RNA sequence: AUUCGAAAAAGGCAAACUAGGCGAAAGUCUAGGACGCAAAGCCAUGGGUCUAAGGUUUCUAUCAAACUACGACAGCCGGGUUACCGAA
Numbered sequence: 001a002u003u004c005g006a007a008a009a010a011g012g013c014a015a016a017c018u019a020g021g022c023g024a025a026a027g028u029c030u031a032g033g034a035c036g037c038a039a040a041g042c043c044a045u046g047g048g049u050c051u052a053a054g055g056u057u058u059c060u061a062u063c064a065a066a067c068u069a070c071g072a073c074a075g076c077c078g079g080g081u082u083a084c085c086g087a088a
Base pairs, nucleotide, nucleotide: 002088003087004086005085012037013036017032018031019030020029021028022027035075041081042080043079045078046077047076048073049072050071054068055067056066057065058064
């Protein structure tokens, strides 16, 4: 340096759920909590998924509905990038 994660050690992250904050929502942040994770570190660049405030359309109008990301998800799959320990 490359590939890999069998055994081990030092440690790390934290699903559901609960409380509180933010947000229209999806979701996110903090604390508790651990289902799991060898990149469950970081990046929305490809695919995908969620939401639909605003916008557009339908509707005589209201109500309502449909579409739409400039909002999210990296713990959906790729890709990029950085890294601990160990093995070869």
Molecule: c-di-GMP-I riboswitch aptamer
Organism: Pseudoneobacillus rhizosphaerae